The part of an RNA shown here (small-subunit ribosomal RNA, central domain) has 348 nucleotides and comes from a metagenome. The RNAcentral record of the full RNA draws on SILVA. The prediction has a mean pLDDT of 88.

Context: one part of a larger RNA
RNA sequence: UUGGGCGUAAAGCGCGUGCAGGUGGUAUGGCAAGUCGGACGUGAAAGCUCCUGGCUCAACUGGGAGAGGCCGUUCGAAACUGCCACACUUGAGGGCGGUAGAGGAGAGUGGAAUUCCGGGUGUAGUGGUGAAAUGCGUAGAUAUCCGGAGGAACACCAGUGGCGAAGGCGGCUCUCUGGACCGAUCCUGACACUAAGACGCGAAAGCUAGGGGAGCAAACGGGAUUAGAAACCCCGGUAGUCCUAGCCGUAAACGAUGGAGACUAGGUGUGGGGAGUAUUAACUCUCUGUGCCGUAGCUAACGCGUUAAGUCUCCCGCCUGGGGAUUACGACCGCAAGGUUAAAACUC
Numbered sequence: 001u002u003g004g005g006c007g008u009a010a011a012g013c014g015c016g017u018g019c020a021g022g023u024g025g026u027a028u029g030g031c032a033a034g035u036c037g038g039a040c041g042u043g044a045a046a047g048c049u050c051c052u053g054g055c056u057c058a059a060c061u062g063g064g065a066g067a068g069g070c071c072g073u074u075c076g077a078a079a080c081u082g083c084c085a086c087a088c089u090u091g092a093g094g095g096c097g098g099u100a101g102a103g104g105a106g107a108g109u110g111g112a113a114u115u116c117c118g119g120g121u122g123u124a125g126u127g128g129u130g131a132a133a134u135g136c137g138u139a140g141a142u143a144u145c146c147g148g149a150g151g152a153a154c155a156c157c158a159g160u161g162g163c164g165a166a167g168g169c170g171g172c173u174c175u176c177u178g179g180a181c182c183g184a185u186c187c188u189g190a191c192a193c194u195a196a197g198a199c200g201c202g203a204a205a206g207c208u209a210g211g212g213g214a215g216c217a218a219a220c221g222g223g224a225u226u227a228g229a230a231a232c233c234c235c236g237g238u239a240g241u242c243c244u245a246g247c248c249g250u251a252a253a254c255g256a257u258g259g260a261g262a263c264u265a266g267g268u269g270u271g272g273g274g275a276g277u278a279u280u281a282a283c284u285c286u287c288u289g290u291g292c293c294g295u296a297g298c299u300a301a302c303g304c305g306u307u308a309a310g311u312c313u314c315c316c317g318c319c320u321g322g323g324g325a326u327u328a329c330g331a332c333c334g335c336a337a338g339g340u341u342a343a344a345a346c347u348c
Stems, first nucleotide, its partner, number of pairs: 003320004007302002012316001014201004021194003025088002028085004033081002035077007042069001048066007091191001092188003096183004103177007110154001115149007125136002162169002206247006215241002220236004258315006266293012297304002321348003330341004
């Protein structure tokens, strides 16, 4: 390479938008590039296969025939692919009428709690632990009441509930804004799927500049524990955590499961919508999500099982023994930290 694979053994890009490329619904007619058939040409020699001869046999070798092709010319076929023309509505999109939602951005606002400050009451402890100590407190703490300041997060509702492509999103109100679902079947008429490169988004930590700083808390200081204690426990505490603008671009970025479409028993919960029977308590059907159990089937097993890891089609990404190696070198990106791409020697 071929092949075989990618939930857990190596292997699905963290997620999206999308150019090229690959692939592509139904009907009719045409063309004949792919495709199929005939004829002719060519396919040197050697080699290969068959027949036959020469060395005592064989290897080797002489002669004859045949096979051998992304080949050329020409004639023909038209099912399939392609191309051209015309048409269709089931795929896709749009319009109309409804619905649910922590989807996103900005602005405003509310209460509880922690901390701090001022004042009142009040007196000797408080705090913390397995037990203690460091700490705080007669300069009046802890406790309790009133008032004030400031920052961050939003108890209950809350739910294998909802929304989002993923990361993720949770007090309340307003403004702007994206998507989804359902109903009727009005419009367009294949406008589609996937997607190398590209572009965008992307938790936490980290970085730059300017703010902010209540609580928490790497580092750091102290107290314990211990043989030691660079820790676990305790008392403090700075970056950071928060906001604005800009970087970084990584995660067990996980369903460890790429996207789209079709087909293949059911049962049971729950979110959103519709229809019917019925009537105040539901039942049946249906579409779309989200869970559990399970048939066939699949799987090394575990398990998966209409939300497939079943049966198929199309496209992309990736794997190819362990270590060396989430590495070196080079390249690109970054302020840096570092990231992306990615070997070899050697070794088992």